Predicted 3D model of a 1389-nucleotide RNA (small-subunit ribosomal RNA) from an uncultured Pseudomonadota bacterium. Its mean pLDDT, the model's own confidence on a scale to 100, is 84. RNAcentral holds the sequence, with entries from ENA.
RNA sequence: GAGUUUGAUCCUGGCUCAGAUUGAACGCUGGCGGCGUGCCUAACACAUGCAAGUCGAGCGGUAACAGGUGUAGCAAUACAUGCUGACGAGCGGCGAACGGGUGAGUAAUGCUUCGGAAUCUGCCUAUUAGUGGGGAAUAACCAGUCGAAAGACUGGCUAAUGCCGCAUACGUCCUACGGGAGAAAGCGGGGGAUCGCAAGACCUCGCGCUAUUAGAUGAGCCGAAGUCGGAUUAGCUAGUUGGUGAGGUAACGGCUCACCAAGGCGACAAUCCGUAGCUGGUCUGAGAGGACGACCAGCCACACUGGGACUGAGACACGGCCCAGACUCCUACGGGAGGCAGCAGUGGGGAAUAUUGGACAAUGGGGGAAACCCUGAUCCAGCGACGCCGCGUGUGUGAAGAAGGCCUGCGGGUUGUAAAGCACUUUUAGUGGGGACAAAAAGCCAUGGGCUAAUACUCUGUGGUCUUGAUUUAACCCAAAGAAAAAGCACCGGCUAACUCUGUGCCAGCAGCCGCGGUAAUACAGAGGGUGCAAGCGUUAAUCGGAAUUACUGGGCGUAAAGCGUGCGUAGACGGUUAUUUAAGUCGGAUGUGAAAUCCCCGGGCUCAACCUGGGAAUUGCAUUCGAGACUGAAUAGCUAGGGUGCGGAAGAGGGAAGCGGAAUUUCCGGUGUAGCAGUGAAAUGCGUAGAUAUCGGAAGGAACAUCAGUGGCGAAGGCGGCUUCCUGGUCCAGCACCGACGUUCAGGCACGAAAGCGUGGGGAGCAAACAGGAUUAGAUACCCUGGUAGUCCACGCCGUAAACGAUGAUAACUAGCUGUCCGGGCACUUGGUGCCUGGGUGGCGCAGCUAACGCAUUAAGUUAUCCGCCUGGGGAGUACGGUCGCAAGAUUAAAACUCAAAGGAAUUGACGGGGGCCUGCACAAGCGGUGGAGCAUGUGGUUUAAUUCGAAGCAACGCGCAGAACCUUACCAGCGUUUGACAUGCCUAGUAUGGUUUCCAGAGAUGGAUUCCUUCAGUUCGGCUGGCUAGGACACAGGUGCUGCAUGGCUGUCGUCAGCUCGUGUCGUGAGAUGUUAGGUUAAGUCCCGCAACGAGCGCAACCCUCGUCCUUAGUUGCCAUCAUUCAGUUGGGCACUCUAAGGAAACUGCCGGUGAUAAGCCGGAGGAAGGUGGGGAUGACGUCAAGUCCUCAUGGCCCUUACACGCUGGGCUACACACGUGCUACAAUGGCGGUGACAGUGGGCAGCAAACUCGCAAGGGUGAGCUAAUCUCCAAAAACCGUCUCAGUUCAGAUAGGAGGCUGCAACUCGCCUCCUUGAAGUUGGAAUCGCUAGUAAUCGCGGAUCAGCACGCCGCGGUGAAUACGUUCCUGAGCCUUGCACACAC
Repeated sequence: GAGUUUGAUCCUGGCUCAGAUUGAACGCUGGCGGCGUGCCUAACACAUGCAAGUCGAGCGGUAACAGGUGUAGCAAUACAUGCUGACGAGCGGCGAACGGGUGAGUAAUGCUUCGGAAUCUGCCUAUUAGUGGGGAAUAACCAGUCGAAAGACUGGCUAAUGCCGCAUACGUCCUACGGGAGAAAGCGGGGGAUCGCAAGACCUCGCGCUAUUAGAUGAGCCGAAGUCGGAUUAGCUAGUUGGUGAGGUAACGGCUCACCAAGGCGACAAUCCGUAGCUGGUCUGAGAGGACGACCAGCCACACUGGGACUGAGACACGGCCCAGACUCCUACGGGAGGCAGCAGUGGGGAAUAUUGGACAAUGGGGGAAACCCUGAUCCAGCGACGCCGCGUGUGUGAAGAAGGCCUGCGGGUUGUAAAGCACUUUUAGUGGGGACAAAAAGCCAUGGGCUAAUACUCUGUGGUCUUGAUUUAACCCAAAGAAAAAGCACCGGCUAACUCUGUGCCAGCAGCCGCGGUAAUACAGAGGGUGCAAGCGUUAAUCGGAAUUACUGGGCGUAAAGCGUGCGUAGACGGUUAUUUAAGUCGGAUGUGAAAUCCCCGGGCUCAACCUGGGAAUUGCAUUCGAGACUGAAUAGCUAGGGUGCGGAAGAGGGAAGCGGAAUUUCCGGUGUAGCAGUGAAAUGCGUAGAUAUCGGAAGGAACAUCAGUGGCGAAGGCGGCUUCCUGGUCCAGCACCGACGUUCAGGCACGAAAGCGUGGGGAGCAAACAGGAUUAGAUACCCUGGUAGUCCACGCCGUAAACGAUGAUAACUAGCUGUCCGGGCACUUGGUGCCUGGGUGGCGCAGCUAACGCAUUAAGUUAUCCGCCUGGGGAGUACGGUCGCAAGAUUAAAACUCAAAGGAAUUGACGGGGGCCUGCACAAGCGGUGGAGCAUGUGGUUUAAUUCGAAGCAACGCGCAGAACCUUACCAGCGUUUGACAUGCCUAGUAUGGUUUCCAGAGAUGGAUUCCUUCAGUUCGGCUGGCUAGGACACAGGUGCUGCAUGGCUGUCGUCAGCUCGUGUCGUGAGAUGUUAGGUUAAGUCCCGCAACGAGCGCAACCCUCGUCCUUAGUUGCCAUCAUUCAGUUGGGCACUCUAAGGAAACUGCCGGUGAUAAGCCGGAGGAAGGUGGGGAUGACGUCAAGUCCUCAUGGCCCUUACACGCUGGGCUACACACGUGCUACAAUGGCGGUGACAGUGGGCAGCAAACUCGCAAGGGUGAGCUAAUCUCCAAAAACCGUCUCAGUUCAGAUAGGAGGCUGCAACUCGCCUCCUUGAAGUUGGAAUCGCUAGUAAUCGCGGAUCAGCACGCCGCGGUGAAUACGUUCCUGAGCCUUGCACACAC
């Protein structure tokens, strides 16, 4: 920095990721080289080999090897000989205390840094003085003895640089200052003179030895500071702390001992528990920090486990000793041996870590005079991509953009210049050849210098000579050949660079977090393509970072986690003012130290780099010393502004104790009085005729103190309320005096601390957990009611907690104001219900500032200072265990396992509320008529069926799709047929066709077979060439009312003809968003007015459109007829005035008047007018909601079927029927039935049609057929109306059902049509709960027309006739709108 809590936002907060790193491991893969690195686990056990020896120039010697000499022998050879080179074992010296390994122990006997004094120090350097003279042993060896062995013992011989004395003592040590004590070892080289028989003496050089002093190095000891976690470890300690004396040590010291004293350590964390080697440094990080302590380097500790000492300069000793233990091995069972945490190696453990390699050539170490010997230290090699670094796996060209793969919208795209092809190069690997550095010394020779008497010896310089390489023919160079031998891994939803196809279908699986997968998965699996890194790439584990997520740098605590319930106060922390001194802190300089390596900078060396290397810087630290004197500290002396004391006033439910008072409740006694009282939403339980309630009088007892009373007062908080008295704490004001920093905060500690609860003893009126009863309820262990015990009250003692809250710790200072109130004080005047100023409390509003926002704002949540407490994701859990407290209840302190990716705060927009306000709608109310009951029609469910095709499902499915299923329709079922198909395009072949028609046969038909008649294509390059058509064939394909309406388009329903839904710019807000659109009025309306940080605009509203209502103009045929003529008749002449028709106009706009209202918008009333406030009706449906409906209208992605899920045909079904529901029709009758008379409409339809008139039939209808392509003809009769009759009945109501007879349509009327006539005459007498429609030409009622249609209408769409009732009003039910409020909801109750 990113992802993740939400519909969205800001914040808080956790989880996760991207980075770097590793002694790593695992998976896949693997060409070369260089430099590094490699048991992190079992300090588990170890076979085998090696890892510490050396010196003969200390010694006695001669076991082995070699040489020489001698003897024997011709010789081979044998024997002898330490004579020589050398040397087993031994004595002696030095080393073995280094080097190498490991990290078990150790929280300090350790380590780091800096100091200190009471010490030792082999080898080394320097200094001084010595190194004289004697002695006694002993190993080896020899001879024996014992033992299985390891080994042991006895006797004898012998040497020394082994051991012991004597002498000497510069210096040393001890001392009583008189003195006393104590050393040594020789070996080798050389030699002139002198001496000696010789050995040699003697001299000299070198090495060694003794004593001594000093240094260097190394080691021991002491001190200070630093050095992990736990307080659910708070007290620990008897050699413990100190003293005296003694012992001991190299040395100080309780190091040890005796005596004496009673100390010592600890909240600045003792003691105890857990963990751990420490450091330089390494990793990370901007840094501060955090984590780690492999390799390299310093220190420590350890060496099978525990203990102990010996030797020695040095050890309490890895490859030494002794004892004990465990384990292993040998054994003759008596007894012995061993210690890989050295280098290799083995077993085991484990995710995991190498060769039983070479060499001492170099560096270093031990011994030696040296040569040299030893050295698993070391240098090299081997194994491992374990890490870092470098190189390579080719380079250029190459479009037919090859083939193949993948995708595709079928055109193409991509892989991709990639390959092939052509040209070139040869690093590395492989082959052949050449070939360094690391090597300098030592030795020998020559020649100088030093030492010396010396040309010896020896040291040193120069020159020459000669020799030494494990690594290793490795580096490096050359040559020839040939692209030849050399690329993988992870990822591709977001974070995070990289996308498509197929398969799968909440399966298989993925996943670091969020999350993918339920049929179109860029998230699974595979493929193609792409991205990243590359001899590696991923995963896992681990550390730091990001994480300011423990915050020193650098966080917080009103509401997110977080202020202890409150005070007093100890330690501690912090602290007013002046002066002087000091110099602990602080600041500056210098010096020492801070090992090397590492890191950094500048150079150098390997071809570069890694790596190695020279120099510098750095090492932020510590110590010493010098200086400064501001600030802090310390000391001293002062001051008065903080704080306190006294004197004078003030207010107050501040606290404790005692006493007193009245009202009320209850109970008891008495009187009056009678049937109820009480209680509730309504009741009941309860009380009452044994006299209640009510009312009057009296008595008792307990508790609480109305009014005053107030965001009034007091108190630290809890809390405190009748009145009086006593005792007592704190606060405030004014002025003066005094003290002189006495202050602030406060871990532990102490005290107080509501209610409930506990203990003991009282008290008990009311109230009231528990309990009982009655109600409520589905239940009601509740809410309501009637009772009622602890308790509430008092005294004493516990408890110690509360939303103990201002959810806000205490103190001090500073930072605009306005206003109310309580208690004081002052000033002024006009003396008041006055004004101003001021101190202390307590409220409201508000600026700056702060805050995530809300909000806080001199009573801060602002700006500062000091101190205390507390927080670090949610849950588990304020729980468990342990401790403390408590009589108990419990309180306090306080985890972990496990689990989730969130939990949370504030604010925003919606939705919701049996929240509020306003408003509206046939929403209710007021009315009229229905449905729900009956019969029938129709649709649905259910059931049935071979099939009863499918869809629609609350409103918004159910007379819906269907404006009309006998066949067809038809999608369903049964059966029979067809397979390039009933239909389209393309190809091939044949034909010129073909199309229509007749008849026959088989068949249910489709279909198949035969057959009659008529007809016989166009263009032409004249070729059966082209087109068309027909038949046949194979294949692409057709076809699907098959699935998915949750993949879609289009169309539609619904909220709703509700008044809403948005945008631009501006402004406000961190932001989501807000504002505008809210407020005041008004409207049918977001309609209009006014106001306003808004100003404008869009889609909606309204208007524009159609129709009806009035008038005018124009035009009069098929329309009309007032006047004139005429006739049976507007029939005809005539006319167009009227009606009407159909084109255009006029008219209505709150325009006018009055009232009201803000003088506005508007509203109310009136006039005029055909019509009055949108005049009636229609069309018109905003942003959106319901994954609403439709893949079966159509279109369409994907999937599925392809002799079938396609196509054709016949018959059946969609019409079934115990039942349930919806929508209708007809009724139940007299506002009616029947009969009669016979008046008045409008919309519409009509040529495969409407059909007049006439005629036949009781009728449906038939026959014939004028007229009409329609203001002409026709359907066409309007019906209710009116008159008569019936007289309340299952009827002269009602018409179902059924029998018979007919008619019409049609190929066909059985399943299954409609109509007519005669007969039959069911239920039904107005319909339970419930529920629907309607506000005027409306409801109701009456008929008429049309679409569909061969026929079929109680349905649907229209038309006119007659023609009401009611609306007080908005409390309630329901739907909608606006504002507001709450919210833990957002798939939104």